[in-house]
RNA sequence: GCUCCCAUAGGUCAAAGGUAGACCGCAGCAAUGGUAAUGCUGAAAUCGAAGUUCGAUUCUUCGUGGGAGCACCA
Numbered sequence: 001g002c003u004c005c006c007a008u009a010g011g012u013c014a015a016a017g018g019u020a021g022a023c024c025g026c027a028g029c030a031a032u033g034g035u036a037a038u039g040c041u042g043a044a045a046u047c048g049a050a051g052u053u054c055g056a057u058u059c060u061u062c063g064u065g066g067g068a069g070c071a072c073c074a
Stems, first nucleotide, its partner, number of pairs: 001070007010024004018054001026042005047063005
């Protein structure tokens, strides 16, 4: 330098055009004589910009960051 893959709650992963969910973690409540376990409730996220679309996490382009492969120079 070229090609490919990835980027979503604090963490690990879903959602593949119709307005984002699970588990763990966190907070509150219940329960207990108390703690843990348990049950209920809640907060919390789409890497950035542009384009297509009635509508974009999803499709397209560029960029940023990470990973893999190939090539070049010495």

Source information:
Transfer RNA from an Acholeplasmataceae bacterium, 74 nucleotides, folded computationally. Its mean pLDDT, the model's own confidence on a scale to 100, is 82. Taxonomically the source falls in Acholeplasmataceae (Bacteria, Mycoplasmatota, Mollicutes, Acholeplasmatales).